[in-house]
């Protein structure tokens, strides 16, 4: 300098043919227990890297652009 995979909650990740933003693990509160630990209930936490386009409507579909990761050179 090209080619390609990936970027969603603190962390691992799911999200199938464009309409509901989720899981498990961590965290908070309640509960049981004398106490941890556990075990059930209940809840916070998210500009879906970022910027524009298609569309009635995008985490998903198009371009650029940032970050990683890989392969050619």
């Nucleotide at each position: 300098g090209g080619g390609g995979g990936c970027g969603u909650a603190g962390c691992u990740c799911a999200g199938c043919u464009g309409g509901g933003a989720g899981a498990g693990c961590g965290c908070u509160u309640g509960c049981a227990u004398g106490g941890c630990a556990u075990g059930c209930a209940a809840g916070a936490g998210g500009u879906c890297g970022c910027g524009g386009g298609u569309u009635c409507g995008a985490u998903c579909c198009c371009c650029a652009c940032c970050g990683u990761c890989u392969c050619c050179a």

Predicted 3D model of a 73-nucleotide RNA (transfer RNA) from Schwartzia sp. (in: firmicutes). It matches the Rfam family "tRNA". It was read from a public genome assembly. Model confidence (mean pLDDT): 80 of 100.